[in-house]
RNA sequence: GCGGUUGUAGCUUAGCGGUUAAAGCGCCUGCCUGUCACGCAGGAGAUCGAGGGUUCAAUUCCCUCCAGCCGCG
Numbered sequence: 001g002c003g004g005u006u007g008u009a010g011c012u013u014a015g016c017g018g019u020u021a022a023a024g025c026g027c028c029u030g031c032c033u034g035u036c037a038c039g040c041a042g043g044a045g046a047u048c049g050a051g052g053g054u055u056c057a058a059u060u061c062c063c064u065c066c067a068g069c070c071g072c073g
Base pairs, nucleotide, nucleotide: 001072002071003070004069005068006067007066010025011024012023013022018056027043028042029041030040031039049065050064051063052062053061
């Protein structure tokens, strides 16, 4: 340099163009307990890597760029 693939919450992932982006772990609060843990209930946390395009509507489709991984040279 060329090709492929991935990028969504602190971490790991889901999300076949359409209502409020879902879950597990973690975090916070309360209950429970003599205390902690476990368990139960509730809550906060994402401008979906960046910019543009298509569309009535984009996390999803297209283009460019950035970053990680794999391969080729």
Source information
This is a predicted structure of a 73-nucleotide RNA (transfer RNA) from Candidatus Kuenenbacteria bacterium HGW-Kuenenbacteria-1. The RNAcentral record of the sequence draws on ENA. It matches the Rfam family "tRNA". Gene Ontology term of the family: triplet codon-amino acid adaptor activity. Rfam classes the family as a transfer RNA. Model confidence (mean pLDDT): 82 of 100.